[in-house]
Small-subunit ribosomal RNA, 3' major domain from a metagenome, 476 nucleotides, folded computationally. The full RNA is in RNAcentral, with records from SILVA.

Context: one part of a larger RNA
């Protein structure tokens, strides 16, 4: 001066409590472990790995297996030396890659030689080999926790300590107040976007209240800036007023006024460090190690295996529901190798036509909800796994190994043991939507937007993390 105590005192945090929804059992999906295997490529591993790298493994990806090939070699430069190429084409071998073989044929020129091509020799390569414990840059975690330090006095022989303790008080080392300390930095706030009101401008592709025109019907048209929106710039909140309490900072009102009230809501932003935490397989990079092979190209197969075990997740077990019918209301986003209006087929998956749009202009579009109908507690008209046939699109190609449609099949599952996790409000919970990758997609998973819209917190004894002071210690 630390760290740790089943010591102490404050205090905070869905940390417990008081609520609501789920995991742990059932059926798939995914990811791990393990066995398996020629190969099931590698890495990640308590919290901080297991729907992670991978925000797309059929072929390529591909780094891993077999098998067949090249060896200056995919790529680019120099420099030597022979040739005339390149393209196109024909033959053979082959599964491709690759490999013999042949037809065809440059360009300017000062005639010496240049450009340009691919063969050849040399010289540089390459490598997802190893080493994250040799590192750069990047990230997780303690933690958006309030800590973490320095200057220059002061204190001590020193390690050091003061300051940052102490009384209050905040979300905060956030401020007052006292003080051997007095300033300062690096966090915390503010400063940045969004989101909630107004109010200027501007009015298109957007939007119609007045006015006129037209339709079966639509802002459709002529207008028009009123309103919505759209996007650029200001205004609003600061405990500013008021009351009570306090010395102040501040706390406390069912206070005014205000759309908002005490950080209004979310985001971005993550301090000295700690974990020799993670990445040498994004990417650089230092040592090492392989160079007819640990490189390379190709075909296929393999990353999809399956007794099992674990982890996220999705559909369930029903009547707050299933099913048919009819009807309503979104934001965000995305589109020319595209996203398509409408019209024909087709039960549909989608096909075959046609039109618009490089998009506030064409376009892809919700679904719980609401209303009517029916089922009537059943392993059911619940569930929907498996499997059967039949089909569609993608694509050189759907066997291993895609997805989606129709028919038909109809498991397991009646709320789930100890034990565990989410969430304090437009939150939980449910309901769809779009979108990144992407030909297609194994997406139920990522990232985002909206509809519907709750319950409960009395509290800080205890459990799990934490901060500030203190005290023991045979630990550093």
């Nucleotide at each position: 001066u630390g760290a740790c105590g089943g010591g102490g005192g404050c205090c905070c945090g869905c940390a417990c409590a008081a609520g609501c929804g789920g995991a742990g059992g059932a059926g798939c999906a995914u990811g791990u472990g393990g066995u398996u295997u020629a190969a099931u490529u590698c890495g990640a591993u308590g919290a901080u790995a297991c729907g992670c790298g991978a925000g797309g493994a059929a072929c390529c990806u591909u780094a891993c297996c077999u098998g067949g090939g090249c060896u200056u070699a995919a790529a680019u430069g120099c420099a030597g030396g022979a040739c005339g190429a390149u393209c196109u084409c024909c033959c053979g071998g082959g599964a491709a890659a690759c490999u013999g073989g042949g037809a065809u044929u440059c360009c300017c020129u000062u005639c010496g030689g240049g450009g340009c091509g691919g063969c050849u020799u040399g010289c540089a390569a390459g490598g997802u080999g190893c080493u994250g414990c040799a590192u750069g840059g990047u990230u997780g975690u303690c933690g958006u926790c309030a800590g973490c330090u320095c200057g220059u006095g002061c204190c001590g022989u020193g390690a050091g300590g003061u300051g940052u303790c102490g009384g209050g008080u905040u979300a905060a080392g956030u401020c007052c107040c006292a003080u051997a300390a007095c300033g300062a930095g690096c966090g915390c706030a503010a400063c940045c976007c969004c989101u909630a009101u107004c109010c200027u401008u501007a009015g298109u592709u957007g939007c119609c209240a007045u006015c006129a025109g037209g339709u079966a019907a639509u802002g459709c048209u002529g207008g028009g800036g009123a309103c919505u929106c759209u996007a650029a710039g200001g205004a609003a909140a600061c405990u500013g007023c008021c009351u009570a309490c306090g010395c102040a900072a501040g706390u406390a009102g069912u206070g005014a006024g205000g759309a908002a009230g005490g950080u209004g809501g979310g985001g971005a932003u993550g301090a000295c460090g700690u974990c020799a935490a993670a990445u040498c397989a994004g990417c650089a990079c230092g040592g090492c190690c392989c160079u007819u092979a640990u490189g390379u190209c190709c075909a296929g197969g393999g990353c999809u295996a399956c007794a099992c075990a674990c982890g996220u997740g999705c559909u369930a077990c029903a009547a707050u529901g299933g099913c048919c019918g009819g009807u309503a209301c979104a934001g965000a986003g995305g589109g020319u190798c595209g996203c398509u209006a409408c019209c024909u087929g087709g039960u549909g998956a989608c096909a075959g036509g046609a039109u618009g749009c490089u998009a506030a202009u064409c376009u892809c579009g919700a679904a719980a909800a609401c209303c009517g109908g029916u089922c009537u507690c059943a392993g059911u008209u619940c569930g929907g796994a498996u499997c059967g046939a039949a089909g569609u699109c993608u694509g050189c190609a759907a066997c291993u190994c895609g997805a989606c449609u129709u028919c038909g099949u109809g498991a397991a599952g009646u709320u789930g043991g100890a034990u565990u996790c989410g969430c304090u409000a437009g939150u939980a919970a449910u309901c769809g939507c779009a979108u990144a990758u992407c030909a297609g997609c194994a997406a139920u998973g990522g990232u985002g937007c909206g509809g519907u819209g709750a319950a409960u917190a009395c509290g800080u004894u205890c459990c799990c993390g934490g901060g500030c002071c203190u005290u023991g210690u045979a630990c550093a």